The part of an RNA shown here (small-subunit ribosomal RNA, 5' domain) has 470 nucleotides and comes from a metagenome. Model confidence (mean pLDDT): 86 of 100.
[in-house]
Context: one part of a larger RNA
RNA sequence: GAGCGAACGCUGGCGGCAGGCCUAACACAUGCAAGUCGAACGAACCUUCGGGUUAGUGGCGCAAGGGUGAGUAACGCGUGGGAAUCUACCCCAAGGUACGGAAUAACGUCGGGAAACUGACGCUAACACCGUAUAUGCCGAAAUGUGAAAAAUUUAUUGCCUUGGGAUGAGCCCGCGUUGGAUUAGAUUGUUGGUGGGGUAAUGGCCUACCAAGUCUACGAUCCAUAGCUGGUCUGAGAGGAUGAUCAGCCACACUGGAACUGAGACACGGUCCAGACUCCUACGGGAGGCAGCAGUGGGGAAUAUUGCACAAUGGGGGAAACCCUGAUGCAGCCAUGCCGCGUGUGUGAUGAAGGCCUUCGGGUUGUAAAGCACUUUUGGCGGGGAAGAUGAUGACUGUACCCGCAGAAUAAGCUCCGGCUAACUUCGUGCCAGCAGCCGCGGUAAUACGAAGGGGGCGAGCGUUGCUC
Repeated sequence: GAGCGAACGCUGGCGGCAGGCCUAACACAUGCAAGUCGAACGAACCUUCGGGUUAGUGGCGCAAGGGUGAGUAACGCGUGGGAAUCUACCCCAAGGUACGGAAUAACGUCGGGAAACUGACGCUAACACCGUAUAUGCCGAAAUGUGAAAAAUUUAUUGCCUUGGGAUGAGCCCGCGUUGGAUUAGAUUGUUGGUGGGGUAAUGGCCUACCAAGUCUACGAUCCAUAGCUGGUCUGAGAGGAUGAUCAGCCACACUGGAACUGAGACACGGUCCAGACUCCUACGGGAGGCAGCAGUGGGGAAUAUUGCACAAUGGGGGAAACCCUGAUGCAGCCAUGCCGCGUGUGUGAUGAAGGCCUUCGGGUUGUAAAGCACUUUUGGCGGGGAAGAUGAUGACUGUACCCGCAGAAUAAGCUCCGGCUAACUUCGUGCCAGCAGCCGCGGUAAUACGAAGGGGGCGAGCGUUGCUC
């Protein structure tokens, strides 16, 4: 000098755009953040007899979106390759959609329990479930074996099953790169390799039995510490150094630890089970919960916002659609936190007024500064009009942006420094005291260095200090 997710002190007019718990991955009251489909199904209620509403079965979604950075030094990330894989919804193509069956929730009856919830018996439907048949397919050298479906409505579709291909997404493997410590030198027994078997969508010690005794390591293994990685960001002429807030990609996590279920996809933030800590309810028998979603509370801290509006737009889920849901998102609120822009007037005005300060007492300076005179109206205020964002309808923002008119200089300046570095000087007070200070250093009776005043320099809705990086 530049920079910052900053904080603190003094001060503070407006607007645009951005940003806003860096600390306790501490604990959380309350509300909301994932539903939807009656054109799959039976039933109940209402009905204007057209239909409407929806607890349950069923379908799709809830693996996305949103948050956080605890863990992780790793194929985690970055980059470049690879083969042994899967992929709901979507697109293209081929073929099929046959014949049957048994249940079950809702509901009814009778119970249990404080509650959460739950039991027995009976009834019923489906695009829920099961069997048979058939089929390109799959396994296989072959024989053989295995192996699918679901309808709805009014006549045109939407579905369903199988197969092949595409698209998208995902899993896996490898080369290279990726912090510090040797005051960490040896580490390893499923360890290294093979064979058989198992397992997976798939390769593989991934797992297992047996066999062999290997494998890694001073080009730093192992251990310890620290840390999410990257595109980027800051700085710098560059090389480099520092950093990883906001935005974007990847990873990991969801009270702590473990596990699987369902599913195309999870070992699942607002799912299940077990254990633990904590909190709450209880009739003491037993139950309920998880804000690192959006707001908000306590706590911690130098420090970081509203328990707001709307689905109008963009996007997502469901639906044939109307539409419903969406704290994603779009907006508004708060904060000079930052960047940028604008304003706080303009012209004229010498008796160089008064006052202040200094003085060699002549005067000098504040100073065209003020007053006065003549103007203007940005901003703010009041009144009127009023978009675009939306495509036929639909606007939260919002009577917003913007435009027109009216009155009136009216509503609007501070902070810091003045010994040298370093732009800017005098007087008074103080007297090694009180104090200043980034470094050198000032102060012990004439202090341009302390405190005040006058004057001056710098920046300006900011200025200065502190912290951190180059």